[in-house]
Order: sequence, then C1' cells, then structure tokens
RNA sequence: GAGAACGGCAAAGCCGCCGAAAGGCGUCGACGCAAAGCUGCGGAUCCGAGAGCACCUCUAGAUCGCCGGGCUGCCGAA
Repeated sequence: GAGAACGGCAAAGCCGCCGAAAGGCGUCGACGCAAAGCUGCGGAUCCGAGAGCACCUCUAGAUCGCCGGGCUGCCGAA
C1' cells in the first nucleotide's frame, strides 16, 4: 500500500460438541480484512461458576474481527 501477482484468513448464520456463562472448537458458509498471523503485556468490554461484609466486590474466565504494544510473514507500482 496499487486498477499488480501468488495466495491467505473467515463475519453473521446452520449443524454438532465443550462450558455455569461470556465464549471456544469442527463442518458448511462469506460480512469483510494488507497482518482479520501469533501473543491476554497495557487499556477497554463481556460473563457471573466459586467466595464474601452481597444486586456490589474479590478470585477465576472470555474477546487479538475493540484499540494499542511486542514478535513474525507475502508482493514490490507510486
């Protein structure tokens, strides 16, 4: 980051499974993505099983397709 090339990933949804849930995994499927590759390091958001002085807090958990950071990768026009 292109009126290029080889490609890559896969939203919502369906089906199945795991989970208390958020959500995750697999098949199908493509909304999109130049890092929509990896990483829970910082922020943010989500859940509420367990605990407590109980409509809140703590411990634990989730989201990298919410943002940033770190690490890594393909091509080579301006």